[in-house]
Context: one part of a larger RNA
RNA sequence: CUGGGCUUAAAGGGUGCGUAGGCGGACCUGCAAGUGCCUUGUGAAAUCCCCCGGCUCAACCGGGGAAUGGCUUGGCAUACUGCGGGUCUUGAGGUCGGUAGAGGCCGCUGGAACUGUAGGUGUAGCGGUGAAAUGCGUAGAUAUCUACAGGAACGCCAAAGGCGAAGGCAGGCGGCUGGGCCGAUACUGACGCUGAGGCACGAAAGCGUGGGGAGCGAACGGGAUUAGAUACCCCGGUAGUCCACGCCCUAAACGAUGUGCACUGGGUCCGGGAGGUUCUGACGCCAUCCGGGCCGAAGCGAAAGUGUUAAGUGCACCGCCUGGGGAGUACGGUCGCAAGGCUAAAACUC
Numbered sequence: 001c002u003g004g005g006c007u008u009a010a011a012g013g014g015u016g017c018g019u020a021g022g023c024g025g026a027c028c029u030g031c032a033a034g035u036g037c038c039u040u041g042u043g044a045a046a047u048c049c050c051c052c053g054g055c056u057c058a059a060c061c062g063g064g065g066a067a068u069g070g071c072u073u074g075g076c077a078u079a080c081u082g083c084g085g086g087u088c089u090u091g092a093g094g095u096c097g098g099u100a101g102a103g104g105c106c107g108c109u110g111g112a113a114c115u116g117u118a119g120g121u122g123u124a125g126c127g128g129u130g131a132a133a134u135g136c137g138u139a140g141a142u143a144u145c146u147a148c149a150g151g152a153a154c155g156c157c158a159a160a161g162g163c164g165a166a167g168g169c170a171g172g173c174g175g176c177u178g179g180g181c182c183g184a185u186a187c188u189g190a191c192g193c194u195g196a197g198g199c200a201c202g203a204a205a206g207c208g209u210g211g212g213g214a215g216c217g218a219a220c221g222g223g224a225u226u227a228g229a230u231a232c233c234c235c236g237g238u239a240g241u242c243c244a245c246g247c248c249c250u251a252a253a254c255g256a257u258g259u260g261c262a263c264u265g266g267g268u269c270c271g272g273g274a275g276g277u278u279c280u281g282a283c284g285c286c287a288u289c290c291g292g293g294c295c296g297a298a299g300c301g302a303a304a305g306u307g308u309u310a311a312g313u314g315c316a317c318c319g320c321c322u323g324g325g326g327a328g329u330a331c332g333g334u335c336g337c338a339a340g341g342c343u344a345a346a347a348c349u350c
Base pairs, nucleotide, nucleotide: 004321005320006319007304008303012318014201015200016199017198021194022193023192025088026087027086028085029084030083031082033081034080035077036076037075038074041071042070049065050064051063052062053061054060091191092188093187094185095184096183097182098181099180103177104176105175106174107173108172109171110154114150115149116148117147118146119145120144121143125136126135162169163168206247207246208245209244210243211242215241216240220236221235222234223233258317259316260315261314262313263312266295267294268293269292270291271290272289273288275286276285277284299306300305323350324349325348332343333342334341335340
């Protein structure tokens, strides 16, 4: 460079926004850069190919011709690509009216449970396990009642449910705010798709400063178990878990399936909308748009499976793979407070 690939064999970037770049709707028109045809010059000789000739043949040699990626001159053509101009509405967006939702941020607030504190009743145990013990309790525990304090999480509703780009999001109310969907449309007029770098977001754990600390609970201590038990079980318990601000940037960040568009039989269930059927309404039924599941035609697939939410049929663009180990390591670079992240080999070996 080319080819073949990326659900599970190696391989989709964690996610989005977007720069360059790549690619790009319908019609008319100008140019003629790409493109096609003709042509000018060049494309040394030798070699290769064709014809003729010379050594008795051949190799070899001589003569003539052809050929030569490409570059170049002039002309012609205009389907496609490109560039310029004009028009259009289907792509994209806007406007108006609705609508569902744990989408995000901030504030206020509620009840159950739990732990603690104070008080009442009450007395000899409670707790825990396979069984125990450590532990708690006559300085009155456990149980029970009342009051108060505190922190964290929100039962039922709840679902094959909803929302979000992903991570993720759940008590209630209010404020601010993002996106989606449906219906209408007389608006803009290709404004689009993808996206190397870049920027932003990014569970948990972890880090910095300050706060908070009920429960749980790495580390740690103790009790058991055991041959031992640096575990599994039990009693305690610090970081942490929570909040604010600032970092970290990883993951089985998974649908292990990049994004967008178009096309390709059905059945069934759920969520959101507008419409028809009926005198009106409800239910049902019918057709329809968006989203979420299941089953399956064809097709695809090594199979499992997938199957309008494609892993089918195509197009555009990005990322990635190229035997196992060494190794996601060393070195270098870069980012980070650190932990470490990102980028990323080779020897050697099978």